[in-house]
Molecule: Bacterial RNase P class A
Organism: Solirubrobacterales bacterium
RNA sequence: AUCGCAGGCCGUGUGGCCGCGGGGGCUUUACCGCCCUCGAGGAAAGUCCGGACACCGAAGGGCAAGGACGGUCACUUGAGUGACCCGGCGAAAGCCGCGGGAAAGUGGCACAGAGACAGACCGCCGAUGGCGCGCCCACACGUGAGGCGCGAACAGGCAAGGGUGAAACGGUGCGGUAAGAGCGCACCAGCGUCGCGGCGACGCGGCGGCUGGCCAAACCCCGUCCGGUGCAACCCCAAGCAGGAUCGACGACCCGGCCCGGCGAGAUCCAGGUGGGGGGCAGGGCUCUCGUAAGAGCCCCGCCGAGGCCAAAGGUCCCGGCGAGACAGAUGGCCACGCAAGACAGAAUCCGGCUUAUAGGCCCGCUAACGAG
Numbered sequence: 001a002u003c004g005c006a007g008g009c010c011g012u013g014u015g016g017c018c019g020c021g022g023g024g025g026c027u028u029u030a031c032c033g034c035c036c037u038c039g040a041g042g043a044a045a046g047u048c049c050g051g052a053c054a055c056c057g058a059a060g061g062g063c064a065a066g067g068a069c070g071g072u073c074a075c076u077u078g079a080g081u082g083a084c085c086c087g088g089c090g091a092a093a094g095c096c097g098c099g100g101g102a103a104a105g106u107g108g109c110a111c112a113g114a115g116a117c118a119g120a121c122c123g124c125c126g127a128u129g130g131c132g133c134g135c136c137c138a139c140a141c142g143u144g145a146g147g148c149g150c151g152a153a154c155a156g157g158c159a160a161g162g163g164u165g166a167a168a169c170g171g172u173g174c175g176g177u178a179a180g181a182g183c184g185c186a187c188c189a190g191c192g193u194c195g196c197g198g199c200g201a202c203g204c205g206g207c208g209g210c211u212g213g214c215c216a217a218a219c220c221c222c223g224u225c226c227g228g229u230g231c232a233a234c235c236c237c238a239a240g241c242a243g244g245a246u247c248g249a250c251g252a253c254c255c256g257g258c259c260c261g262g263c264g265a266g267a268u269c270c271a272g273g274u275g276g277g278g279g280g281c282a283g284g285g286c287u288c289u290c291g292u293a294a295g296a297g298c299c300c301c302g303c304c305g306a307g308g309c310c311a312a313a314g315g316u317c318c319c320g321g322c323g324a325g326a327c328a329g330a331u332g333g334c335c336a337c338g339c340a341a342g343a344c345a346g347a348a349u350c351c352g353g354c355u356u357a358u359a360g361g362c363c364c365g366c367u368a369a370c371g372a373g
Base pairs, nucleotide, nucleotide: 004366005365007363008362009361010360012338013337014336015335016334017333018332020039021038022037023036024035025034026033041344045355046354048353049352050351051350052349053230054229055228056227066226067225068224069223070222071084072083073082074081075080085099086097087096088095089094100221101220105219106218107215108214109213121162122161123158124157125156128155129154131151132150133149134148135147136146137144138143139142170188171187172186173185174184175183189211191208192207193206194205195204196203197202234279235278236277237276243270244269245268246267247266254262255261256260283300284299285298286297287296288295289294301323302322303321304320305319307317308316309315310314339342
């Protein structure tokens, strides 16, 4: 510090004109006119995780099934957060990890290859036994109870090397051997065990025998957690048609205030509930009126505007206005100017977390191998 890393933030601005949705006000009335005001995001997205809320059956406990998760510790409702461990990458800062168990069992490992958990294709050896040849030796002179040497590779031994493959039963080196091999030794990896350090994952050191392939996002085993459905939830009002109960030609209901009179066939109530309407549904909290559905006031947070004070940037006091909420539907368009450019993207019950997409820019911190000074 210009490459790199990490964290946080912004993510077209200003003005004019026209238009759309919510709220409020004014005018004789207002869905219609006029005025004021508010009107998408950091991810509104994916719907992965959790909560609120609602209903189901009270949502409390247990078992089974099913599902999710999985290094350790702490917090947590959680698959989230922080620190650490292990592995990989990087020079470093740092980043990434679908990170329990493959020595409980089952299963799979394409093609190639002899062989994928068992094996011998090429190859090496042939010490040992057998075979052949030669020599020695023996004699009965062409034979062999025997000895030595050579040869081929019949039995057999080996898995070092070659070859196949993503992967071949630890790796490298020395010794050893007929050839070889953890067969022996040294170092390394792995496993077991002991000691020390750490809450722990784990690390360091000693010793031991030599080694037990890979896959669990295959079944499975172990541990922890989970009741289901989601605002198209759910709640309220409820036209019409149809339904039920009671009363009614022994005159209901209705009208004339009642008796009474008139008229003359329906009237009253109930339940569920379709079309439809409303709520749920909008910054956060408190109090009061009222009495379960509305209203009023106050405080806090944020934005905008007017004014006062402080010498300015700006701060502070006070006043006024406002805080997306839809028909699953609005939040836009045009013009001018500025800068080099203007990305990903569009609320639909709300909140928190995570993940994914994102042109360009700003702030703060960290690293320094190469390069430059």